The RNA shown here (small-subunit ribosomal RNA) has 1531 nucleotides and comes from a Candidatus Sumerlaeaceae bacterium. The organism belongs to Candidatus Sumerlaeaceae, within Bacteria.

């Protein structure tokens, strides 16, 4: 010195996952605005909207050294009484005028402009240039006017007219004429200038004609420079030429003539938008956005047009004309142009002072002094931005008070404060005090010719800012902190209030009574004189992808082929040098940006200096690998020729048989046909059936095959003719002739259209019959277009392999079609190799996954098409095409935060497979009908307390409401409370008894009246009770959706999980699936799994058999005693039984099946056999299931009441509906009489015998018994009798009467007894329940609760059946698999019409504007042309008059702005009405789609229908299920 400093993500689709994909956030920035707040300084910056309108002042003047004039106020003097007159100064001043220069700069704005602009680079041999510099030459001699001024006139004014006087560096001739201009080849000829001023002077400043330079401009060229193709064709001065005109200059710039060109898919023309650039913002960069301040260029100056003057203008502060607006006016006529600086109004969210100074820097004028300058420099205002400073620093724990919170212990604000010490930036005040100042002027000096110029002294004067920056003194912590946030993203958490309200919100989303999300508070976090919000841009966004994306299924391959332009292109050699690489030169203004151990402001921002960077730039030299171009060559790509081969390839013409229907005839008789079942229909006028003959049209069975052919659509009997393409083999030839292909052209299923035929079958529409709630459908009977042919049109399909074409490379295996070769053979096979097609499996690789995998979705190259969130929408409008239907191209407003793909786990299916269950079936008995009991709903009521609601609420909580219970209602009371605890105080009682009042609670009165211990006898301590106060109690009040616990249910179903490993990106999978088997995830085998846990089973209880032991209250065989009789007694321990410990049953044994397993079937033995029967036992979980009223409990609520006490009432009501039961309807029965046999329990507030009384309930009385001891009738059954099929000798409701018992009490409201009464009911509709053996059914007995009160509940035994073929169906469940648009999980999801509200959009008779085209009318100002007879001083002729030259008013012609007429185009607004679309907690109708979605769905088309939609034709699988075929895999 060069290179290099540079890249972060997150939230949100799902039950979860991966992907696609949008939305949103974190960053930076701003001429900003708004909200809250606000101490200081520096530097910047400040009308972005209305190029809307403007009051007022200022912004361009200057020169007397170009010229002619020339005041006044005031103040002096003289005269005069004064008015006044004259005169000096003021003053040659002010002032206007002629003339010169400037006014074309500076300053403002961005309307217009997509090119007449701008940027970069060139060109000008096609040009100009005042002032400035250099240089050459000249500056002679004349003339006539005119402003100002004076006079007069017109006018309101602005202004104008006439007459008269006058000057110039104003004007006009003449002379001269160089290197100027013109003519000419040249010689030569012709034409054209000038001004003076200052100075005593030298001289200076000027002037004129040239040349050169510089500067500033004009013009031209190349490249670059926004969007729309729903703008595709544009153009007559248009393109070019010749000749003119015009210009400073080229040029159709203009004109005449001639030719017919010019531009355009590399986007012309048209429309929209826009000043361009240096730069600015962002970004890693590439890019994207932008063009404010500063700088360069352009354009504009109220709108439109035009020229004049001038070096320069088509002129911001000039002129003319037209128009709009505004002002003045005497109504006749005039004036004006802030997009200059200030300022004002309007509109707006929104942007400043009617400031100072020319001191500096510039500019203009001037010789200069100087003058002017709203340029500029400064100040003012605004936190608008950037940068900097401050609001104090150190110590200080009792961790103060106070706030907040709390689990009540504490924690936190917090060293924070107070308090002590220190400092003084800032502030206030006082004093000092700059730089910015250099010129110029006056006067010297030096160089020198006094002089100019330069250098250098001295002097006077000179600063708006500003007494500012800065410095110093004094004072004193004194004067100075807010804003936002705290659910996640995203740093920061609690309390209270609120209760889907109020509100928040960037996205996801918070809020419905415990809100970290709303509001407040405390605390915390972030930034800080600011902080947030809003808006905009870039980023993140690889979300337009050049860097750097995709297209099988997510959005996306054109329906297919041919082919134009274009893009890309095989091998070798040579040349050129456009691309490419490289060197040099020029340029890329300054500012900006980057860098500098460079500098100046205290630092920084800022300013100055240096370097760098910045380009598809221009010129020039070089290289030649690659691309390109030119030339030559080659054969591999491509093609041609030869010989074969296969084929539903295409077209035309013929031809064949089967079948269907129809017609004719025969036979024949009552049905046929059709369906889930029917009906419509056909048939006795003879159908269907059957036989023969005939007619017609359409389609071609078998062969037929993941076989063949074709570009795709598509193509199928057979034959002939015409014809396209492909494959193979071997040679020869051409020599890159190739690939792709925007536009374009052709082909293109079905449906549909036009015309003409044809019409058998089928069949949209339509008719009828069914089904259904309906059925515009599915099913059936008919049936027309159509389907067929010819000639045209249409141009679309799920036109699909959802996969564009071409080329090359990259493991294999195995079928199949076509060809060739090898081997072999007599030959055909077989076997092997190879090329082309067509399938399946599979490696690497790819993929989000599924899957693809030499026929790629792999690896690469080339070309084309297409995509960029969902909906609106393939819609609207416009264009093109079409006869129409419609096709093609193809948006936006608005709306949502998703829409989507693949795969996973579940759940579900009117999917499949396997299996189980009193699930069905087979049976038995019920319920549903009656009466009654009981529960519930409903109704009623003062109250009928509350809870439970499909199964899994309803004889449920309640194992028992007359009071109590009791929670409800009415009434009467109490308030530390009916009950509990602590503290403090006080008293000695409390309890008990009696009386009065009362419904009672309660109140009052009287009687009686503390205990224990210690003691110094004063008292103290403890206990207990009452009262008072306080802290608290109490609540069956609310929330079971805040909870614990408990419970129900799926379900006693066989399941539910984990660890490690493995597989998968992942959710997850595997294990747990599979083959068997079981009641069972029971067991066995296999297996990337190996193990384990909770469940199953077993262990427990009971029952069935048995042994041992033990015998009282049980038992009694044998022995003895006794009785009328009885284990009654002595005894016994045998039996039964009791109750403890054991045994026994385990597929243990046999046979068979099975895989030699597990297991199953049968058998033996056994009391019992395959879990022997029964019970207890309930996995992970589901139902926000039930319970705050068992209990417990958070929160909320009540506190002289929602607490508590008492009396009475209610929970027991009653038109009705339902559930669960009891009793019946009778003879398998009722009644009467007689006679038998249990088990399990209970008993002291109890069970109660015998006896007596009562018809009975029961009473009296009381033996015995705290129990194997006492108490307790079993009933059905059996035997006999009676009843004789009836509302009965069935049935017992209801009612009347009389009683009994319990209890304080039986009325509301108990049970039972007796007498009497004697209802419904004669076996129960639809429907529905239980039960598989000691079960159902039937019979009685006991117990809990309980004073009393069961038809309920829980138990007990007696008698004791029937049936199960079987798993098709209903219900429930388990496993595997499949589909899914479901996940709140099918009680799911979801479509369309209609109705209502709102929103945006389209169409529309019209209507109103903008822009614009064409044709025409008219034509201002003005340039140019012609004319020019009014008029005119300079020059010429002329004595003059006059004439000429020239000028010129006027007239006229072309052009020509505004304007007008007619007719188009385009765009925007608006509109009665109308169309669809979107959105919207609970509307209506249906059920289209998702499962086989109950008719598989979808695509195109046609038709029909309230609507989703239905149907026809063709197509697709993105269809489930079953079977078959083929291929594949494994053996």
């Nucleotide at each position: 010195a060069u290179a290099a400093u540079g890249g972060a993500g997150a939230g949100u689709u799902u039950g979860a996952u991966c992907c696609u994909g949008g939305c949103u956030c974190a960053g930076a920035a701003c001429g900003a605005a708004c909200g809250c707040u606000g101490g200081c300084g520096g530097c910047g910056u400040g009308g972005a909207u209305u190029a809307g309108g403007c009051a007022u002042g200022c912004a361009a003047g200057u020169c007397g050294u170009g010229c002619g004039u020339g005041a006044a106020a005031g103040u002096g003097g003289u005269a005069g009484c004064a008015a006044u007159a004259c005169u000096g100064c003021g003053a040659g001043u002010a002032a206007a005028g002629c003339g010169g220069c400037g006014a074309a700069c500076u300053g403002g704005u961005g309307a217009g402009u997509a090119c007449a602009a701008g940027g970069u680079g060139a060109a000008u041999u096609a040009c100009g240039u005042g002032c400035c510099c250099u240089u050459g030459a000249g500056u002679g001699g004349g003339g006539g006017a005119u402003a100002a001024c004076c006079c007069g006139c017109c006018g309101a004014a602005a202004g104008g007219c006439g007459g008269g006087c006058u000057a110039a560096u104003a004007c006009c001739g003449c002379a001269u004429g160089g290197u100027u201009u013109c003519c000419g080849a040249a010689a030569g000829g012709a034409a054209u200038a000038a001004a003076g001023c200052a100075g005593c002077a030298a001289u200076g400043c000027g002037c004129u004609c040239g040349a050169g330079g510089a500067u500033c401009g004009g013009u031209u060229c190349a490249c670059c420079u926004c969007c729309c193709a729903u703008u595709a064709g544009c153009u007559a001065g248009u393109u070019g030429g010749u000749g003119g005109g015009g210009u400073a200059a080229u040029g159709g710039c203009c004109c005449a003539c001639c030719a017919a060109g010019g531009c355009u898919a590399c986007g012309a023309u048209g429309g929209g938008u826009a000043g361009c650039u240096g730069g600015u913002c962002u970004g890693a960069g590439a890019g994207g956005a932008u063009g404010g301040u500063c700088a360069g260029c352009c354009a504009c100056a109220c709108u439109g047009g035009a020229a004049c003057u001038g070096a320069g203008a088509u002129a911001c502060g000039g002129u003319c004309c037209a128009g709009a607006c505004u002002c003045c006016u005497a109504c006749g006529g005039g004036g004006g142009g802030c997009a200059g600086c200030a300022g004002u109004c309007u509109a707006g969210a929104g942007g400043c002072u009617u400031c100072g100074u020319c001191a500096a820097u510039g500019c203009c004028c001037g010789a200069a002094a100087g003058g002017g300058u709203g340029a500029a420099c400064g100040a003012g205002c605004g936190a608008c931005g950037c940068c900097g400073c401050g609001u104090g620093c150190g110590g200080g724990a009792u961790g103060a008070a106070g706030g907040c919170u709390u689990u009540c212990g504490g924690g936190u604000c917090g060293u924070a404060a107070a308090c002590c010490g220190c400092u003084u930036u800032u502030g206030u005040u006082u004093g000092g005090g700059a730089a910015g100042a250099a010129u110029g002027c006056c006067u010297g000096u030096g160089u020198c010719g006094u002089g100019a110029a330069c250098a250098u002294g001295g002097g006077a004067g000179g600063g708006a800012c500003g007494g500012u920056a800065c410095c110093a003194g004094a004072c004193g912590a004194a004067u100075a902190a807010g804003c936002c946030u705290c659910g996640g993203c995203u740093a920061a958490c609690u309390c209270c209030g609120u209760g889907c309200c109020a509100g928040c919100a960037g996205c996801c989303g918070c809020g419905g009574u415990a809100a970290g999300a709303c509001g407040g508070a405390g605390g915390a976090g972030g930034c800080a004189a600011g902080c947030g919000u809003u808006g905009u841009u870039c980023g993140g966004a690889a979300u337009u992808a050049u860097u750097g994306g995709g297209c099988g299924u997510a959005a996306a391959g054109g329906g297919c082929u041919c082919g134009u332009a274009g893009g890309c292109g095989g091998a070798c050699c040579a040349g050129c040098a456009a691309g490419u690489c490289u060197g040099g030169c020029g340029u890329g203004a300054a500012a900006u940006c980057u860098c500098c151990a460079c500098c100046g402001c205290u630092c920084a921002c800022c300013g100055g200096g240096g370097a760098g960077a910045g380009g598809u730039c221009g010129c020039u030299g070089g290289a030649a690998a690659c691309u390109g171009c030119u030339g030559g060559u080659c054969u591999g790509g491509a093609g041609u020729u030869u010989g074969g081969c296969a084929g539903a390839g295409g077209g035309u013409c013929g031809u064949g048989g089967a079948a269907u229907u129809c017609c004719a005839a025969g036979u024949g008789u009552a049905g046929c046909g059709g369906u889930g079942g029917a009906a419509u229909g056909c048939g006795u006028a003879g159908a269907u059936a059957u036989u023969u003959g005939g007619a017609a049209g359409a389609a071609c069975a078998c062969c037929u095959g993941u076989g063949g052919c074709g570009a795709a659509g598509g193509c199928g009997g057979c034959g002939a003719c015409c014809u396209g393409g492909g494959c193979c083999a071997a040679a020869a030839c051409u020599g890159a002739c190739g690939c792709u292909g925007a536009g374009g052209a052709g082909c293109g299923a079905a449906a549909g259209c036009u015309a003409g035929g044809g019409g058998a079958g089928c069949a949209a529409a339509c008719g009828g019959g069914a089904u259904u709630a309906g059925a515009u459908a599915c099913c059936c009977c008919g049936g027309u277009a159509g389907u067929c042919c010819u000639a045209g049109c249409u141009g679309u399909a799920a036109a699909c392999g959802g996969u564009g074409g071409a080329u090359a490379u990259u493991a294999g295996g195995u079928g199949u079609g076509g060809g060739g070769g090898g081997u072999a053979u007599c030959g055909a096979c077989c076997c092997c190799c190879u090329c082309c097609g067509u399938g399946c499996c599979g490696c690497a690789g790819u993929u989000a996954a599924c899957a693809c995998a030499u026929u790629a979705a792999a690896u690469a190259u080339c070309c084309c098409g297409c995509c960029u969130g969902g909906g609106a929408a393939g819609u609207a409008c416009g264009g093109c095409c079409g006869c129409a239907a419609g096709g093609u191209u193809g948006a936006a407003a608005c709306u949502c935060a998703a829409a989507g793909g693949a795969a996973u786990u579940g759940a579900c299916g009117g999917g499949g497979g396997c299996c189980c269950g009193c699930a069905c079936a087979a049976g038995c008995g019920g319920u549903g009908g009656a009466g009654c009991a009981u529960g519930u709903g409903g109704u009623u009521c003062a109250a009928u307390u509350c809870g439970a609601c499909g199964c899994a609420a309803c004889g449920c909580g309640a194992a028992g409401a007359a009071c109590c219970u009791u929670a409800c209602c009415c009434a009467g009371g109490c308030u530390c409370g009916a009950a509990a605890u602590g503290u403090a105080g006080u008293g000695g009682a409390c309890a008990g008894g009696u009386g009065u009042a009362g419904a009672a609670a309660u109140a009052c009165a009287c009687c009686c009246u503390c205990u224990u211990c210690c003691u110094u006898c004063g008292g103290g301590a403890a206990g207990u009770c009452g009262c008072u106060a306080u802290a608290u109690a109490g609540g069956u009040g609310c929330u079971g959706c805040a909870u614990g616990g408990c419970u129900g249910u799926c379900g006693u179903c066989a399941g539910c999980u984990c660890g490690u490993g493995u597989c998968g990106u992942g959710a997850g999978a595997u294990g747990u699936u599979g083959g068997g088997u079981u009641a069972a995830g029971u067991c066995c085998c296999g297996c990337a799994a190996c193990g384990a846990g909770c469940g199953c089973a077993a262990c427990c209880c009971u029952u069935a058999c048995u042994a041992a032991u033990a015998g009282u209250u049980a038992c009694c065989a044998g022995c003895g005693g006794g009785u009328a009789a009885u284990g009654c007694c002595g005894g016994g321990g045998a039996c039964u039984c009791u109750a403890u410990u054991g045994g026994g049953a385990c597929u243990g044994c046999c046979u068979g099946u099975g895989a030699u397993a597990a297991a199953c079937a049968g058998g033996a033995g056994g009391a019992a056999g395959g879990u022997g029967g029964g019970g207890a036992u309930g996995a992970c979980g589901u139902c926000a299931a039930g319970u705050c009223a068992u209990c417990a409990u958070g929160g909320c609520c009540c506190u002289u009441a929602c607490g508590u006490c008492u009396g009475g009432g209610g929970c027991u009501a009653c038109a009705c509906a339902c559930g669960u039961g009891c009793u019946a309807c009778a003879a398998u029965g009722g009644c009467c009489a007689g006679g038998a046999c249990a088990g399990a329990g209970a008993g002291a507030c109890g069970c109660a015998a015998g006896a007596c009384c009562g018809c009975g309930a029961g009473g009296u009385g009381g033996a015995g018994c705290a129990a194997a001891u006492c108490u307790u009738c079993a009933a059905a059954c059996c035997u006999g009798g009676u009843c004789c099929c009836a509302g009965u000798u069935c049935g017992g409701a209801u009612u009347g009467g009389a009683g009994u018992c319990u209890g304080c009490a039986a009325u509301u409201c108990g049970a039972c007894u007796c007498c009497a009464u004697g209802a419904a009911g004669u076996u129960g509709g639809a429907a529905u329940c239980g039960c598989u053996a000691g079960u159902a059914a039937u019979c009685g007995c006991g117990g809990a609760u309980c004073a009393g009160c069961a038809u309920g509940c829980c138990g007990c035994g007696g008698u004791g059946a029937a049936u199960a073929c079987g798993u098709u169906c209903c219900c429930g469940g388990g496993c595997c698999u499949u589909g899914u648009a479901c996940a709140c999980a099918c009680c799911g999801c979801c479509c369309g019409u209609c109705a209502c509200a709102c929103c945006a959009c389209g169409a529309a008779a019209g209507u109103u504007g903008g822009c614009u085209g064409u044709a025409c009318c008219a034509g201002a100002a003005g340039u140019c042309g012609c004319u020019g007879u009014a008029c005119c001083a300079a020059c010429c002729c002329g004595c003059a008059a006059g004439g000429g030259a020239g000028g010129a008013a006027g007239g006229u012609g072309c052009c020509g702005a505004a304007g007008g007429u007619a007719u188009g185009g385009u765009u925007a607004g608006u509109a009665a009405u109308u169309g669809g679309g979107g959105u919207g907690a609970a509307g209506u109708c249906g059920u289209a789609a998702c499962a086989a979605g109950g008719u598989a769905g979808c695509c195109g088309u046609a038709u029909c229908g309230g609507a989703a939609g239905g149907u026809g034709c063709g197509g697709c699988u993105g269809g489930a299920u079953c079977a078959c075929c083929u291929c594949c895999u494994u053996u």